This is a predicted structure of a 581-nucleotide part of an RNA (large-subunit ribosomal RNA, domain V) from an uncultured Neisseriaceae bacterium. The coordinates come from a structure-prediction model, not an experiment, and the mean pLDDT is 80.
Context: one part of a larger RNA
Parts: sequence; structure tokens; C1' cells
RNA sequence: ACAACAGUUAGACGGAAAGACCCUAUAAACCUUAACUACAAUUUUAAAUUGUGUUUACAUAUAAUUUGUGUAGUAAUAAAUGGUAGUCGUUAAAAUGUCUUGAUUUUAAUCAAUUACAAAGACGCAAGUGAAAGACCAUUCUGAUUGUUUUUUGUAACGCUAAGUUAAUAUGAUUAACAAUAGUUUAAAACAGGUAGUUUGACUGGGGCGGUAUUCUUCUAAAAAGUAACGAAGAACAGUAAUAGUAAACUCAAAUUUGAUUAUACGCAAAUUGAUGAGUUUAAUGGCAUAAGUUUGCUUGACUGUAAGACAUAUUUGUCAAACAGAGACGAAAGUCGACCAUAUUGAUCCUAUAGUUUUUUAUGGAAAAGUUAUAGCACAAGAAAUAAAAGGUACUUUAGGGAUAACAGGCUUAUGAUUCUCAAGAGUUCUUAUCGACAGAAUCGUUUGGCACCUCGAUGUCGACUCUUCAUAUCCUGAAGCUGCAAAAGGUUUCAAAGGUUUGGCUGUUCGCCAAUUAAAAUGGAACGUGAGUUGGGUUUAGAACGUCGCAAGACAGUUUGGUCCCUAUCUGCUGUUGU
Repeated sequence: ACAACAGUUAGACGGAAAGACCCUAUAAACCUUAACUACAAUUUUAAAUUGUGUUUACAUAUAAUUUGUGUAGUAAUAAAUGGUAGUCGUUAAAAUGUCUUGAUUUUAAUCAAUUACAAAGACGCAAGUGAAAGACCAUUCUGAUUGUUUUUUGUAACGCUAAGUUAAUAUGAUUAACAAUAGUUUAAAACAGGUAGUUUGACUGGGGCGGUAUUCUUCUAAAAAGUAACGAAGAACAGUAAUAGUAAACUCAAAUUUGAUUAUACGCAAAUUGAUGAGUUUAAUGGCAUAAGUUUGCUUGACUGUAAGACAUAUUUGUCAAACAGAGACGAAAGUCGACCAUAUUGAUCCUAUAGUUUUUUAUGGAAAAGUUAUAGCACAAGAAAUAAAAGGUACUUUAGGGAUAACAGGCUUAUGAUUCUCAAGAGUUCUUAUCGACAGAAUCGUUUGGCACCUCGAUGUCGACUCUUCAUAUCCUGAAGCUGCAAAAGGUUUCAAAGGUUUGGCUGUUCGCCAAUUAAAAUGGAACGUGAGUUGGGUUUAGAACGUCGCAAGACAGUUUGGUCCCUAUCUGCUGUUGU
């Protein structure tokens, strides 16, 4: 070196199972409820099945009596309408008034009654007030009281028995009890996770939590236009009948000086300077003094019907616009005017409504209905708007996929971290550098926490312990030196050096850490935070159960607690041993 055999498991991102974690799907299934929409069940009402009454009450009907208050109106309670100019009393049959009593409805007032006193006039018409004028008569209305009924109807209660129901008997007949109830059917409501079908969105330096979504302005934007990000900074979802149209006139902000005033200043008046610093309805940008800014007069073009031609543009939309016709406003006229200095101030289609309409209108005439024009109804704001109508849980979970996307490890990076160096203010009695070293600066490393999301989701097993090996040196010990604020001893600090070494226990799942006792020393790290086809399985990280907290609940918790299946006979490479050539 080549073979064979026996071992060992470091590697073949070894085998096994289209990853169970994570994300995605306009996937699934169960579970919950204050999600949406339905359906059982339950309850209520009405009708049908469903008849009967010289009972009672009430209502109704009918008769009589009574009742009626806004303001003004001489005193005041005007129910309504109509007729009418008189009515009642003086006739012991006592009108009217006062006192008293009772009723109505509190003051007031009205009605009724008795006794006593007064007692011949009182009320109305007219006038006045008022929307309407009173006495008296007639007819009605509102509310109340009383009476009547073998007129009608209804309701309730109480009865009746023939529907119906229940019981007794093996069945029927029959009997008894209940009874127009119950039960059943139909209709309309209430309630309704008891049951069912579904929804519960997107963007996103993984997802969730948070934030955002349409429109306008600026920057990013790289001197045409356009241009992204969970880039930077802000606005809008209107307002105005004058803040619009037209004609005419005017010039702002600020500063300086003077004056009046009790008064420095502010404000007021005057003069001078004053290209834009003022003002512009609303953000910002761009404009504007010939003004688009300020003021005044007169007005309504904040018009009707069309529109060549352009800009912008995936589509749908959006923007500018000469000109023509009509009827107007302002202006002497030329002319200007189809809102506002410009750029935001918004919502498709369907459906419905209102108004107009020489349209259609089912044999014909109408109508209903449809069409058409104008207008109205959507934080449809997740703003190109899936429906008129929708929330959660899953660790009991499932499927399809994804390394398009997270958790472990690797990679890139090195903010953070660790280490070294430069400068040297200062501390060190004095003295920067024996020793320590601020503020700053320059590097190195890839052991921390991160960022990125590049291999791996048809699987790269995760913390710690055990076992075993090797490497780095930024050296803990042993070794060799320099300096020292090194007398010696013991130290401090720096340089060289990796040959060897670098403990045992208690607590905790712990790494770490604290404690105890030793030691020359108890160094820092790498090897997929070395090592589970080598062991373990205490922790984390399934299913059971419990506590606390949160949640209406299903359930949840980098909170706690107890319990909880670790498979692989080695083909190749590597390594160890033996044998042979």
C1' cells in the first nucleotide's frame, strides 16, 4: 500500500413519517356567545271545530232632568244652529231681592227648597263690547244623574247538554264526571345557541398588538413628464347670496419725524421712505401691484341649449376650451360675465322616492306600469363600493402548501458586546505614562443581545447533566524576562511561552450563581451555544387535572403546580484492533 475479519458510531445535512411549531388558503371540522340569518320548543291573541238561555250585571237603545267659566263685554258661566220682539208678574196659585239650608265643580256662579222681611216691577230688543248677543220657543252636541224595557246588539259572569274529552269493564252497548272549556288546525306576534347554515377581510422587513387605506400640497425625485418605502412635513370630507358679476377708484406691511392728548407705550392725524417683507375664505407650493389685494355703485352669467380642438389617461373618470343660438347684467364704449387667484372640499351601478314629460301602454278607450329629463336618499371612509343582513375559541384538532415566512443551528453584518492600541486633562506629596486614567480617536475578534431572511418546513431533534476527544491563547498554575512609588518577604504591571495541569461537596431542572472545605491553580473560549443512529429526560413544548388572573363563554397566560411511549440488526467514508499478501 492492497484486501479480509472483528469492533466503534464522528460524517454521509444517515433511515423512518409530503413538519404536529410558524405562516398562507376568500380550505375543513367541531366548540362558544351579547356575531348574522333561519328553524324547533314554549307563551299570547284571533278564527274554525262550536251548540244552548224569559238568569244576573254593564254597555247600547229609549224617556226625563241637568250640564257648558279663554280675552273683551258696566254686573257676569255667551255650548251650537235657527226663528222671533216681546216674555213673566202685578190675578195671595207671590215675579224679584236679602238671610238660611241642600246639591253640582274650589273662588265665583248655577239649580232646588222652607221660614221671615222687603215687595211692583223683572228680563229682553235697542246701544255698547265681541269672532259670535242674550228674553221666549224649537232642534241638536258634550258630560252627568234618575227612570223604563219580553225593542236591538255586544261583553262578562253563572247555568244547561247534544259536539268533544276522561274514567270504569277483555270489547261494545251503557253509566258517571268534565264540558263548549280542553285538544287539534290555520294566521299574526313575543321569545328562542335547543338545532342548523355561515361569516369573522387586507397591507405588514414572519404573524399578532399598534398603525394605515380616499383626496390635496411640498420634499425624497437625480433641472421635461413620471417615479417606491410602516420615508420626512402638513392639510381636506367645507364656506360665502356676498367672500359672486360688472364699472370705477385706491395701494399694502414696516420704519423715521412731527402734532394733538393728563399719558412713555399702544392707538389717532399729517409728512417722508417704502417692489412686495402685507393681503389672498381654508394646508402647502406656484402666482398676483396693469393687481388675482382694498373700497364704492348697480346687479344675479353661482344662466338655458350645443360644442370644434386639445391636455391627462389601462379602463372608468378628470381638466382646459374658442365658437354658435337664446334670454340677460354691468359699462359712454371697446368689451367682460356659463361662480370664487389656481391646485382638495368626494362616491360607480342597482333599488326607491318627488316633480315635469308632443314616448310606450297587451281587443279598443282609460288606468296601473314602464321609459325619459331634473332632483333627493350611502363615514357603501376597508372610500373601483363582494350581501339588504355576520363575532369569537381550538393544547382535541384536520387538510393543502410554503424555507415565497417565524422559532433552533449555520451564513452575511457588527449597531450592541469583548479585546487591543493612539492622544493624555487629571489622580498619584513633587512627577502624565510605578500604578490608575476622563473627554475623544483608530483598529481587531466573531464567544453576547440584535438586524437581514440566504440553504433547510416530501423534518438540519431543542436547554441542562453524564461520557469522550481535540483546538485557540486574549495564560489561572508551573517556566523565562523588563519596569516598579522593587530594602527583604509578599506584591503590582508588562513581554515571551500552549509542554503538562486546572478539585470535591450543599441548594436549584438549571447553564449561571450563592455557600462550605481544599488546591500550585480552581483560566477564558471554539468545535451545529462539540457530543441523543453514545446515555439521560429534571426543564421547555401535546393530550388528563388544579390554583391565581383575564374573558359573558368556548378558552387563554415568557404565571404556578402534578402526571406524561426517546425507534433504527451499520451499506459507504472515518477511526480502533487482528490476520494475510